[in-house]
RNA sequence: AGAGUGGGCCAAGGCAGCCGCUGGAUGUUUUAAGUAAUGUUCAGAGGAAAGUCCGAGCUCCACAGGACACGGUGGUGGAUAACGUCCACCGGGGAAGACCCCAGGGAAAGUGCCACAGAAAACACACAGCCCAAGUUCGCUGUCGCGAGCCGGCAAUGGUGAAAAGGUGAGGUAAGAGCUCACCGCAUCGGCCGUGAGGUCGAUGGCUCGGCAAACCCCACCGGGAGCAAGGCCAAAUAAGGGACCAGGAUUCAAUCCAUCGGUACGGUCCGUACCGCUAUGAGUCCCGGGUAGGCUGCUGGAGUCGCCCCGCAAGGGUCGGCCUAGAUAAAUGGCUGCCUCCGCCGAUCAGGCGGAAACAGAACUCGGCUUACGGCCCGCUCUCUUU
RNA sequence: GCGCCCGUAGCUCAAUUGGAUAGAGUGGCAGACUUCGAAUCUGUAGGUUGGAGGUUCGAGUCCUCCCGGGCGCG
Numbered sequence: 001a002g003a004g005u006g007g008g009c010c011a012a013g014g015c016a017g018c019c020g021c022u023g024g025a026u027g028u029u030u031u032a033a034g035u036a037a038u039g040u041u042c043a044g045a046g047g048a049a050a051g052u053c054c055g056a057g058c059u060c061c062a063c064a065g066g067a068c069a070c071g072g073u074g075g076u077g078g079a080u081a082a083c084g085u086c087c088a089c090c091g092g093g094g095a096a097g098a099c100c101c102c103a104g105g106g107a108a109a110g111u112g113c114c115a116c117a118g119a120a121a122a123c124a125c126a127c128a129g130c131c132c133a134a135g136u137u138c139g140c141u142g143u144c145g146c147g148a149g150c151c152g153g154c155a156a157u158g159g160u161g162a163a164a165a166g167g168u169g170a171g172g173u174a175a176g177a178g179c180u181c182a183c184c185g186c187a188u189c190g191g192c193c194g195u196g197a198g199g200u201c202g203a204u205g206g207c208u209c210g211g212c213a214a215a216c217c218c219c220a221c222c223g224g225g226a227g228c229a230a231g232g233c234c235a236a237a238u239a240a241g242g243g244a245c246c247a248g249g250a251u252u253c254a255a256u257c258c259a260u261c262g263g264u265a266c267g268g269u270c271c272g273u274a275c276c277g278c279u280a281u282g283a284g285u286c287c288c289g290g291g292u293a294g295g296c297u298g299c300u301g302g303a304g305u306c307g308c309c310c311c312g313c314a315a316g317g318g319u320c321g322g323c324c325u326a327g328a329u330a331a332a333u334g335g336c337u338g339c340c341u342c343c344g345c346c347g348a349u350c351a352g353g354c355g356g357a358a359a360c361a362g363a364a365c366u367c368g369g370c371u372u373a374c375g376g377c378c379c380g381c382u383c384u385c386u387u388u
Numbered sequence: 389g390c391g392c393c394c395g396u397a398g399c400u401c402a403a404u405u406g407g408a409u410a411g412a413g414u415g416g417c418a419g420a421c422u423u424c425g426a427a428u429c430u431g432u433a434g435g436u437u438g439g440a441g442g443u444u445c446g447a448g449u450c451c452u453c454c455c456g457g458g459c460g461c462g
Base pairs, nucleotide, nucleotide: 001384002383003382004381005380006379007378008377009376010375013340014339015338016337017336018335019334021044022043023042024041025040026039027038028037029036046360050371051370053369054368055367056366057365058227059226060225061224070223071222072221073220074219075089076088077087078086079085090104091102092101093100094099105218106217110216111215112212113211114210127158128157129154130153131152135150136149137148138147139146140145166184167183168182169181170180171179185207186205187204188203189202190201191200192199193198231297232296233295234294241288242287243286244285245284246282248258249257250256251255261277262276263275264274265273266272304323305322306321307320309318310317311316341357342356343355344354345353346352389461390460391459392458393457394456395455398414399413400412401411407445416432417431418430419429420428438454439453440452441451442450
């Protein structure tokens, strides 16, 4: 210098001022009412607020217990409220390496699949081949023997395939073969180490057992349902339903008397006069009711965050101390000015002028993760090349 | 907020239990037939199966994550 790999931080130019928007606290005025206005002060988007893929809190509903079904998870140990997340380790795989990846239980419970090719694809099989040692037949030969065939033996070699029933080497044999031996692999048993997954050493077996469970399935574990439009409170209008009233008072029921409540007419107004008040089988008045529109609440202080120390390899946990860090509802977080920094353009240069200063993206009950999108800065490590 | 479905050639659809070259109709292009055109016949091109990754010997099909579209419920 190039290529790569792991991790951390920031989020937009910086500072100051002014004007707005949303919310909290507070003062003044105001209102039936934190109602409304106004002043002061404080705060005001993210690492992903996103996808809604997992896990929880919270709330309501359901629920004796158990089983089945369905869905999910899947090495071991830990972290955690919980998780499919995270940490450490084990095993396997990839890379030259830093480092990265693994849905990583069971194929010896059962079912199923393995196209084409190939003899044979899971009850192994024998296509090309190899072998005639034994048995038998024929030929040659004086005999020993030699050659060919049959009955057979073999699975080393070739070929097919993604995969061919342990691998390599030696011995052995008629040819071969775990047939025998050495090493490796596998299985079983035992010793030691480890909490464990597992590791290691030794013995035994000679080897019988292909792959696929992100095919059905089996095993172990987990899971009741719905979601802040959950849920709670207040409560217009209209409709259903229920109730009361449609005058008051006195006296012994009927009734009478007193007073004059409402409406209409006369009238400028009051007084007054007249009529009506069963329109009651009413579109009357009021109340209850239910909970729509709307409002309040849930609502933001929480498995919170920062710092020292302690425990832990780590994820993380604990004590103490500090901090408060958005709560909108058609949805607030924006704009302007000045100075400075950086970049680009104009300008021969200076002075100066103009433009710009970052991508992805915008909270909506709240957290823990994952995934996806995306700009910049810094640090560690690895490999290659060059120079000294 | 919750739940579900779909994506294959320009268009409309196939593809069996995962099996090898992803097919059919229509459309396009070229040729034949015709005086010319249509119809008809022959030939031909056209696909990263929405994208990426994984499982598998093998993926349009199975799994995961994205992208786009649609439907339903409160």
This is a predicted complex of two RNAs, RNase P RNA and transfer RNA, with 462 nucleotides together.
The coordinates come from a structure-prediction model, not an experiment, and the mean pLDDT is 75.
Rfam match: Bacterial RNase P class A. By type it is a ribozyme.